[in-house]
Context: one part of a larger RNA
RNA sequence: GAAUGAACGCUGGCGGCGUGCUUAACACAUGCAAGUCGCACGAGAACGUUUCAGCUUGCUGAAACUAGUAAAGUGGCGCACGGGUGAGUAACGCGUGGGUAAUCUACCUCCGAAUCGGGGAUAACAUUGCGAAAGCGAUGCUAAUACCGGAUAACAUCUCAGGAAUUUCGAUUUCUGAGAUCAAAGGUGGCCUCUACAUGUAAGCUUUUGUUUGGAGAUGAGCCCGCGUACCAUUAGCUUGUUGGUAGGGUAAUGGCCUACCAAGGCCGCGAUGGUUAGCUGGUCUGAGAGGAUGAUCAGCCACACUGGAACUGACACACGGUCCAGACUCCUACGGGAGGCAGCAGUGUGGAAUUUUGCGCAAUGGGGGAAACCCUGACGCAGCAACGCCGCGUGAGUGAUGAAGGCUUUCGGGUCGUAAAGCUCUGUCAAGUGGGAAGAACCCACAUGGUGAUAACACCACUAUGUGCUGACGGUACCACUAAAGGAAGCACCGGCUAACUCCGUGCCAGCAGCCGCGGUAAUACGGGGGGUGCAAGCGUUAUUC
Numbered sequence: 001g002a003a004u005g006a007a008c009g010c011u012g013g014c015g016g017c018g019u020g021c022u023u024a025a026c027a028c029a030u031g032c033a034a035g036u037c038g039c040a041c042g043a044g045a046a047c048g049u050u051u052c053a054g055c056u057u058g059c060u061g062a063a064a065c066u067a068g069u070a071a072a073g074u075g076g077c078g079c080a081c082g083g084g085u086g087a088g089u090a091a092c093g094c095g096u097g098g099g100u101a102a103u104c105u106a107c108c109u110c111c112g113a114a115u116c117g118g119g120g121a122u123a124a125c126a127u128u129g130c131g132a133a134a135g136c137g138a139u140g141c142u143a144a145u146a147c148c149g150g151a152u153a154a155c156a157u158c159u160c161a162g163g164a165a166u167u168u169c170g171a172u173u174u175c176u177g178a179g180a181u182c183a184a185a186g187g188u189g190g191c192c193u194c195u196a197c198a199u200g201u202a203a204g205c206u207u208u209u210g211u212u213u214g215g216a217g218a219u220g221a222g223c224c225c226g227c228g229u230a231c232c233a234u235u236a237g238c239u240u241g242u243u244g245g246u247a248g249g250g251u252a253a254u255g256g257c258c259u260a261c262c263a264a265g266g267c268c269g270c271g272a273u274g275g276u277u278a279g280c281u282g283g284u285c286u287g288a289g290a291g292g293a294u295g296a297u298c299a300g301c302c303a304c305a306c307u308g309g310a311a312c313u314g315a316c317a318c319a320c321g322g323u324c325c326a327g328a329c330u331c332c333u334a335c336g337g338g339a340g341g342c343a344g345c346a347g348u349g350u351g352g353a354a355u356u357u358u359g360c361g362c363a364a365u366g367g368g369g370g371a372a373a374c375c376c377u378g379a380c381g382c383a384g385c386a387a388c389g390c391c392g393c394g395u396g397a398g399u400g401a402u403g404a405a406g407g408c409u410u411u412c413g414g415g416u417c418g419u420a421a422a423g424c425u426c427u428g429u430c431a432a433g434u435g436g437g438a439a440g441a442a443c444c445c446a447c448a449u450g451g452u453g454a455u456a457a458c459a460c461c462a463c464u465a466u467g468u469g470c471u472g473a474c475g476g477u478a479c480c481a482c483u484a485a486a487g488g489a490a491g492c493a494c495c496g497g498c499u500a501a502c503u504c505c506g507u508g509c510c511a512g513c514a515g516c517c518g519c520g521g522u523a524a525u526a527c528g529g530g531g532g533g534u535g536c537a538a539g540c541g542u543u544a545u546u547c
Base pairs, nucleotide, nucleotide: 001547002546003545004544006543007542008541009540010539013393014392015391016390017389018388019386020385021351026349027348028347030346031345032344035077036076037075040074041073048065049064050063051062052061053060054059055058084304085303086302093229094228095227096226097225098224099223100222103221104220108217109216110215111214112213113212114211115210116150118148119147125140126139127138128137129136130135156181157180158179159178160177161176162175163174164173165172166171186209187208189206190205191204193202195198230276231275232274237267238266239265242264243263244262245261246260247259248258249257279301280300281299282298283294284293285292286291306327307326308325309324310323329340330339331338332337357383359382360381361380365379366377367376368375369374396426397425398424399423406417407416408415409414430488432483433482434481435480436479440474445469446468447467448466449465450464451463452462453461491536492535493534494533495532496517497516498515502531503530504529505528506527512519513518
């Protein structure tokens, strides 16, 4: 000099864009942060309103609407994403470059084939038992795209046989043939026919969307390897599933990953083992560079979710707002027993030099569910607080000498503050007030008019074109115009040298200053105050840390 997620002192006008628990991975009150689908399924209220009846005249009963709605339940998909934190980890964790002929991949896209025919339950519900509660049962009823058999079966998987190619002669790949094994689920809309004439049911046709199976892709993930990746030798030896082989198990998959047997290996001064510290990277800061330091915000990867362990479900977890066990802690209890997990967003206590609102909205972007409308979304978009940082603007401009008054100083002549002020003439940024007032909105959907496809069809459906209508948290915000008025807006540090900037008074080795050298003991440009000056400026200094 530059820098910071800074803090402290003094001071403080506005705006834009960012940033904001670095400490206790300490404990947490309260609210919210993951739901959705009635086009999978069975069932299904109430408040309220209206009508009727009865009478006790404001009550009772019934019916209709509310409404096939709300809430609950079965089932599907999602909950493994998104969000947080950096405790652990010196490691294939990360970075980089390869491999997977050793693998998987829900949803999505494309291409093929199929979707036949049956069965038994169970929740909800009803009745009921136990319990303070959390909850746990018993009996009975019922549905499905829930569950379970059967049929069908190939370009799928496995086995066998034969041919060909390659070969390390162990085998592998490919082709052909035979055999064995494995599947499914329906729903919505429309039309036509039948009759019990209906908001229904049955057969058929059709549209759309699902389901099953196979292939390919895309995306994501698992595993393996080369190289790089902190300090300590005042850590020199370490290792028995250890190192390798055979066989088997296990996995989506290779492998001591696991087991049995066999062999006795494997690592190490090119630093094993041990210890300390630490998430890694793109980057960031600094520096001419080489390098050094660092890893907040943003982005990629990893790890973790009160502590330790385990599996279940699932395409994916050994799962932050899932389950089970153990532990610590907190809470409820009728003492028998139960409940909980903010390192999600706010917020509280504690710790600390120190870090914000228990805000608004799903309007945009993105995500989950849904055919869609739509619902959910503390992701996100915004607003609030904080000079915490960067950037921009303002606190006026011109003129004005009697060089006013006043302050300070003086050699008493003057000098200086100083064109500074006053005065005169202007301007109107910002702030204030009044009025106007966006972009961010594209969709979706509805209506109207067309077109194309599908179809037996002019119905329904799908795609598409044009027009109109509809959707804004921020927010009456940005921005614009007008009104009045210089009015509301400057401080901080320093002035001995380094280092830009000097005098007076007070003090008298005292009080004090100080980054280093050093000042102060009676004329202190170094202490304290005044005047003046210098440097930065809504900041200025100090402290801490890095180069």
RNAcentral holds the full RNA, with entries from SILVA. A computed fold for a 547-nucleotide part of an RNA from a metagenome, annotated as small-subunit ribosomal RNA, 5' domain.